A computed fold for a 74-nucleotide RNA from a Candidatus Omnitrophota bacterium, annotated as transfer RNA. It matches the Rfam family "tRNA". It is annotated as a transfer RNA. The organism belongs to Candidatus Omnitrophota, within Bacteria. The sequence was found in a public genome assembly.
RNA sequence: GACCCCAUCGUCUAGCCCGGUCAGGACACCAGAUUUUCAUUCUGGCAGCGCGGGUUCAAAUCCCUCUGGGGUCG
Numbered sequence: 001g002a003c004c005c006c007a008u009c010g011u012c013u014a015g016c017c018c019g020g021u022c023a024g025g026a027c028a029c030c031a032g033a034u035u036u037u038c039a040u041u042c043u044g045g046c047a048g049c050g051c052g053g054g055u056u057c058a059a060a061u062c063c064c065u066c067u068g069g070g071g072u073c074g
Base pairs, nucleotide, nucleotide: 001073002072003071004070005069006068007067010027011026012025013024020057029045030044031043032042033041050066052064053063054062
């Protein structure tokens, strides 16, 4: 330098190919219930699409640039 892959709640992960409900789940955290207390269990809550732009009525999803990480070749 060329090419390929990846980036989503605090953590892990589904959804992306084929655009359409309020972006789903587990753990963690917070509150409540239960319990003599803790733990367990139950209920509820909190929180996310790497940055910018484009297409579209509508973008996590399609297109382009950039950033970061990984890989192959030279």